[in-house]
Parts: sequence; structure tokens; C1' cells
RNA sequence: GACAAGGGCAAACCCGGCGAAAGCCGGCGACGCAAAGCCUCGAAGCUAAAGCGCUGAAGCACCGCGCCAUGCUGGUCGGGCCGCCGAA
Repeated sequence: GACAAGGGCAAACCCGGCGAAAGCCGGCGACGCAAAGCCUCGAAGCUAAAGCGCUGAAGCACCGCGCCAUGCUGGUCGGGCCGCCGAA
């Protein structure tokens, strides 16, 4: 980073599986991507199982609400590392 070349990746939906969920894996499929390759170091966002607090005449249980990441998102951004091609 080009109406270049050879290519690469694969959103959503759907199907199967894992997970409490966010989400992930595989298949299909392409919305897009010059790093949409790899890495959670910083930020941001998502979820809240467990835990804590609250709530019902009291107690327990259940439901619900709030807080909380050790979970998740690299196709949220920054950062680090590696990589194909070679026009202006």
C1' cells in the first nucleotide's frame, strides 16, 4: 500500500459438540480483512458459575437484585513478535 500478481483468513445465519454464561471447537457459508497471522503486557467491553451483600412476618430453600474475574473478546484499541508481493 496499487482497479498489480500469486494467494491467505473467514462475519452473520444454520447444524453438531463443550461451557453456568460470555464464548470456544468442528462443518456449511462469505460480511468483510494488507496482517481479520501469533501473544492477554496496558486499556476497554462481555459474562457472573462460585463467593459476598440484599429481599419475603421469622427461619430454611427457591426466585429475583447488586458487587465481583480467577472466565471470555486479538474480527475493540494500544503494544510486542513473525510474515507475502513490490507500482506511485